[in-house]
């Protein structure tokens, strides 16, 4: 240089155009329990790389860029 696949809470993941105001585990914080600490129970807070289209409606199609992984050359 060519084509392909992947990008969602601090991590890891669900999501198949309308149930999403995005849910789940762990982990973080605060409450309860406890003599304490853990275990346990409740609650919060925390995420769609980014820019466009497309549609009544997009985390979900489409371009395009970053960024990361593969294939040929």
């Nucleotide at each position: 240089g060519g084509c392909c696949c992947c990008a969602u809470c601090g991590a890891c993941u669900a999501g198949c155009g309308g149930c999403c105001u995005a849910g789940g585990u762990c982990g973080u914080a605060g409450c309860c329990c406890u003599c304490u600490c853990a275990a346990g129970g409740c609650u919060a807070a925390a995420a769609c790389a980014c820019g466009g289209g497309u549609u009544c409606g997009a985390a979900c199609c489409c371009c395009g860029u970053u960024g990361g992984g593969g294939c040929c050359a």